[in-house]
RNA sequence: GCCGGGGUAGCUCAGCCUGGCCUAGAGUGCCAGACUCUCCAUCUGGAGGUCGUGGGUUCGAAACCCACCCCCGGCA
Numbered sequence: 001g002c003c004g005g006g007g008u009a010g011c012u013c014a015g016c017c018u019g020g021c022c023u024a025g026a027g028u029g030c031c032a033g034a035c036u037c038u039c040c041a042u043c044u045g046g047a048g049g050u051c052g053u054g055g056g057u058u059c060g061a062a063a064c065c066c067a068c069c070c071c072c073g074g075c076a
Stems, first nucleotide, its partner, number of pairs: 001075007010028004020059001030046005052068005
């Protein structure tokens, strides 16, 4: 330098292909409560996201287009 995969909650990921079902979800972790002599476990509730960055298209973008940044692998 070229090709492929990936970047979404603290962490692990889904959603993307086919734009709108409205408020972006799950598990785990965190906080509070219930239960318990206490802890763990279990149950209930809650907080937490500029969807890698910046532009573009569109009535509407996590999703489509362009550029760039970062991680992983392959080729040279």
Molecule: transfer RNA
Organism: Nitrosopumilales archaeon